[in-house]
Context: one part of a larger RNA
RNA sequence: UCCAGCUUAGGGAAUUCGGCAAAUUAGCCCCGUAUCUUUGGUAGAAGGGGUGCCCAUCUAGAGAUAGGUGGGUCUCAGUAACAAGGGGGGAGCGACUGUUUAACAAAAACGUAGCUGGCUGCUAGGGAGAAAUCCUUUGUAUAGCUAGUGAGGUCUGCCCAGUGCGAGUGUGUUAAAGCUGGUUCCAACUGGCCUAAGCCCUCGUAAACGGCGGCGGUAACUCUGACCGUCUUAAGGUAGCGUAAUCCCUUGCCGUUUAAUUGACGGCCUGCAUGAAUGGCUUAACGACUUCCCCGCUGUCCCAAGCUGGAGCUCG
Numbered sequence: 001u002c003c004a005g006c007u008u009a010g011g012g013a014a015u016u017c018g019g020c021a022a023a024u025u026a027g028c029c030c031c032g033u034a035u036c037u038u039u040g041g042u043a044g045a046a047g048g049g050g051u052g053c054c055c056a057u058c059u060a061g062a063g064a065u066a067g068g069u070g071g072g073u074c075u076c077a078g079u080a081a082c083a084a085g086g087g088g089g090g091a092g093c094g095a096c097u098g099u100u101u102a103a104c105a106a107a108a109a110c111g112u113a114g115c116u117g118g119c120u121g122c123u124a125g126g127g128a129g130a131a132a133u134c135c136u137u138u139g140u141a142u143a144g145c146u147a148g149u150g151a152g153g154u155c156u157g158c159c160c161a162g163u164g165c166g167a168g169u170g171u172g173u174u175a176a177a178g179c180u181g182g183u184u185c186c187a188a189c190u191g192g193c194c195u196a197a198g199c200c201c202u203c204g205u206a207a208a209c210g211g212c213g214g215c216g217g218u219a220a221c222u223c224u225g226a227c228c229g230u231c232u233u234a235a236g237g238u239a240g241c242g243u244a245a246u247c248c249c250u251u252g253c254c255g256u257u258u259a260a261u262u263g264a265c266g267g268c269c270u271g272c273a274u275g276a277a278u279g280g281c282u283u284a285a286c287g288a289c290u291u292c293c294c295c296g297c298u299g300u301c302c303c304a305a306g307c308u309g310g311a312g313c314u315c316g
Base pairs, nucleotide, nucleotide: 001311002310003309004308005307006306007305008304010302011301014300019297027051028050029049030048031047036041038151052073053072054071055070056069057068058067059066060065074078086295087294088293089292090291091290092289093287094286098110099109114149115148116147117146118145119144120143125136126135127134128133152282153281154280155279157212158211159210162209163208164205165204166203167202168201170200172199173198178193179192180191181190182189213231214230215229216228217227240274241271252268253267254266255265256264257263
């Protein structure tokens, strides 16, 4: 010096990306318990008190034993060792329990119940196989398969022009075969007729893939622009939310928090480039998730010191 562990005056997060690590707390009994809430919870919330041993006595019980009352007694300390929650508040994401990168990622990723669409009437649809055959299923639409979304609450706006899907329609287009000509010794070659699906055409369909404007003017200070005009589109982003896990400018502006804050939270909206099952917003409970703050606590630090065991070093 390293590894594992222990102790520390005063201060108490000043350390650090960050309280990482450590410390605090801890069992049982009693009291007591906010906010929110899907009324189940949150909750062991928080916070406070008690706890050993001995004697007397009482209660319950068949007893083991459990409990009450009064008194006494020892220690620094009575869940005396071991074992054994630190707590609270604000936000984000995901509803939750669950699953995952065996050996750098446990999560906001996957799944999930619930919601919605599509296919399927059973010799179904879907899957495995060359087939036989098998699975779904000895099931039958309250079923099976499949795609998206992801509890609950509240909602889910406009666009079918493009791409896709579905339906329809026909003197549009149209292969081979077939029929029928020309040429020819044959093979070949070359016309015509007929004609399926598809394409074309006409509709429908966005919880299908997806998409959801610009310019100019305008109110009795100013500002703003309910309003108007115009170009243009398939339609011009509705309700919500919003500097956001989305905001470039940006450390936006205002407020709260701090002595001081590129942080956090609450507002505002000029959304570079939010937005509704590629789901929007909200939400109790839950989370080894992410983030901010407070109390307690501490060798994280001020600032180091000491101790125990092992390694390191020497000999073998």